[in-house]
TPP riboswitch aptamer (THI element) from a Candidatus Eiseniibacteriota bacterium, 103 nucleotides, folded computationally. Rfam family: TPP riboswitch aptamer (THI element). About the family: Vitamin B(1) in its active form thiamin pyrophosphate (TPP) is an essential coenzyme that is synthesised by coupling of pyrimidine and thiazole moieties in bacteria. The sequence was found by an Rfam model in a public genome assembly. The prediction has a mean pLDDT of 78.
RNA sequence: GUCGAGUGUUGGGGGUGUCCGGCGCCGCGGGCGCUGGGCUGAGAAUAUACCCCUGGAACCUGAUCCGGCUCACACCGGCGAAGGGAAACACGGAGCCGAGCUU
Repeated sequence: GUCGAGUGUUGGGGGUGUCCGGCGCCGCGGGCGCUGGGCUGAGAAUAUACCCCUGGAACCUGAUCCGGCUCACACCGGCGAAGGGAAACACGGAGCCGAGCUU
């Protein structure tokens, strides 16, 4: 000189499903609201939480998608080099490059 994991502050973005039961309502083979429990998950409205913020699969769209698996969700693979998607500041120290000095 270059680069910078990580941490903090402030700000911003995002999701909230599935199964079983109870109650109520409706246009009643069903749907919606409230509510108890089980499952997965960081998170299932808990929320002053949780995750993510461009080196961006947090999350959304395609999508009521396709294949496997499951009671179902979840999960795995595809779609996917797809299209979108929210940042500034401070602290911070390994590496690398160059020069000088010493051995």